[in-house]
A computed fold for a 455-nucleotide part of an RNA from an uncultured bacterium, annotated as small-subunit ribosomal RNA, 3' major domain.

Context: one part of a larger RNA
RNA sequence: UGACGGGGGCCCGCACAAGCAGCGGAGCGUGUGGUUUAAUUCGACGUAACACGCAGAACCUUACCUAGGCUUGACAUGUGACUGCGAGUGGCGGAAACGCCACUGCCUUCGAGGGUGUCACACCGGUGCUGCAUGGCUGUCGUCAGCUCGUGUCGUGAGAUGUUGGGUUAAGUCCCGCAACGAGCGCAACCCCUGCCCGCUGUUACAUGUGUCAGCGGGGACUGCCGUGGUGUAACCACGGAGGAAGGCGGGGAUGACGUCAAGUCCGCAUGGCCCCGACGUCUAGGGCUACACACACGCUACAAUGGGUGGAGAAAUAUGCUGCGACCGGGCAACCGGAAGCGAAUCAGGAAGACCACCCGCAGUGCAGAUCGGGGGCUGCAACUCGCCCCCGUGAAGACGGAGUUGCUAGUAACCGCGUGUCAGCAAAGCGCGGUGAAUACGUACCCGGGCCU
Numbered sequence: 001u002g003a004c005g006g007g008g009g010c011c012c013g014c015a016c017a018a019g020c021a022g023c024g025g026a027g028c029g030u031g032u033g034g035u036u037u038a039a040u041u042c043g044a045c046g047u048a049a050c051a052c053g054c055a056g057a058a059c060c061u062u063a064c065c066u067a068g069g070c071u072u073g074a075c076a077u078g079u080g081a082c083u084g085c086g087a088g089u090g091g092c093g094g095a096a097a098c099g100c101c102a103c104u105g106c107c108u109u110c111g112a113g114g115g116u117g118u119c120a121c122a123c124c125g126g127u128g129c130u131g132c133a134u135g136g137c138u139g140u141c142g143u144c145a146g147c148u149c150g151u152g153u154c155g156u157g158a159g160a161u162g163u164u165g166g167g168u169u170a171a172g173u174c175c176c177g178c179a180a181c182g183a184g185c186g187c188a189a190c191c192c193c194u195g196c197c198c199g200c201u202g203u204u205a206c207a208u209g210u211g212u213c214a215g216c217g218g219g220g221a222c223u224g225c226c227g228u229g230g231u232g233u234a235a236c237c238a239c240g241g242a243g244g245a246a247g248g249c250g251g252g253g254a255u256g257a258c259g260u261c262a263a264g265u266c267c268g269c270a271u272g273g274c275c276c277c278g279a280c281g282u283c284u285a286g287g288g289c290u291a292c293a294c295a296c297a298c299g300c301u302a303c304a305a306u307g308g309g310u311g312g313a314g315a316a317a318u319a320u321g322c323u324g325c326g327a328c329c330g331g332g333c334a335a336c337c338g339g340a341a342g343c344g345a346a347u348c349a350g351g352a353a354g355a356c357c358a359c360c361c362g363c364a365g366u367g368c369a370g371a372u373c374g375g376g377g378g379c380u381g382c383a384a385c386u387c388g389c390c391c392c393c394g395u396g397a398a399g400a401c402g403g404a405g406u407u408g409c410u411a412g413u414a415a416c417c418g419c420g421u422g423u424c425a426g427c428a429a430a431g432c433g434c435g436g437u438g439a440a441u442a443c444g445u446a447c448c449c450g451g452g453c454c455u
Base pairs, nucleotide, nucleotide: 007455008454009453010452011451012450013449015445016444019409020408021407022406023405026301027300028299029298030297031296032295033294034292035291042053043052064287065286066285067284068283069282070281073123077122078121079120080119081118082117087104088103089102090101091100092099093098107113125276126275128274129273130272134270135269136265137264138263139261141259146185147184148183149182150181151180152161153160154159165176166175167174191253192252193251194250196219197218198217199216200215201214202213206209222247225241226240227239228238229237230236303402307361308360309359310358311357312356320349321348324343325342328339329338330337331336368399373394374393375392376391377390378389379388415437416436417435418434419433420432421431
């Protein structure tokens, strides 16, 4: 000077408390450990690994295993020599890759050149190792309020001061004081979305003239005004009022200081060093990454009557669409199939579930729940055996609200409900968004966890 303390003081945060919904028990999905395996590729490991890299493992991907091949190589640049060799067709072996054989055959000024192949050499290549050699990027403390510098002053010095103190704030925010005076990176503001108003433009929107809606531009909020109180003189705080769509940071996002963890990543990429070179490179087929006595993590569906089933009537938003969205018509119980209009889209397509109304069920492992298994079918794709999704019929398991413990959330939030989209041929219980319905509680800061300032 820091850090630490089951030292002290002050103060924050869904940190506790108050409350709502869960997880931990069941079945299933996914990730991980373990075990198994020829291989079950690799990384990530308290918070800050475990629906994480994976925004999509049947082949491909693919890095792993087995087997069969190739070597100047699947790919780049260059040199020398040779070659009329690109490419295609046919035959044989083969799982393919590949190997062997035969045939046809480019431009041309017939020298060469372009291009191709063969041989040789430089080299290529490596998801091989080291994130304890690195760049870049990222996580985390933490959107926490801090971290520093110049000059001056103090101290032998490390260093201190400023940055401490009294108030105040979400904030090192601001005010006052002070051997300090200033300044920088952070905070805030400037940026984007949203709530109100105005103007302009209005196609394809609403509809017949700008009131909705859409795009663009601007205005608007600043404790600005009034009152009372806090010693009120300052910053500021509390309550009330006027005006206002909005009132004390209006709500949300983007934005992450100096640094910490030799944190993570050499398998995104780049890169030093080391290592492989008929193989640790590369091609192909099949398998594996999907294994299963178990254990954990994140989810989905339930255990029912605030519910389940059948029928009915109606309303959303964000997005997306040409190898695409596909209205509508016909067939099929259905998945879906056969036709097919319109639309490169404010024009066409797609457009909810819950809630509501009527009826049935009457507390039962049931008309709850839907796992598992049997049969039949549909779709994508060269191909659904290992190993896809969907539909129909049958089957109908565990499960009656979950131990110790533990998670999220303070308002259009939680909870409940569906919809869209990226990835994608196909596949979503996950991710990212969108709207619909819409709560309870916060006395308070002793305690648990994390953090800030002083000592």

Rfam family: Bacterial small subunit ribosomal RNA. The full RNA is in RNAcentral, with records from ENA and SILVA. Its mean pLDDT, the model's own confidence on a scale to 100, is 84.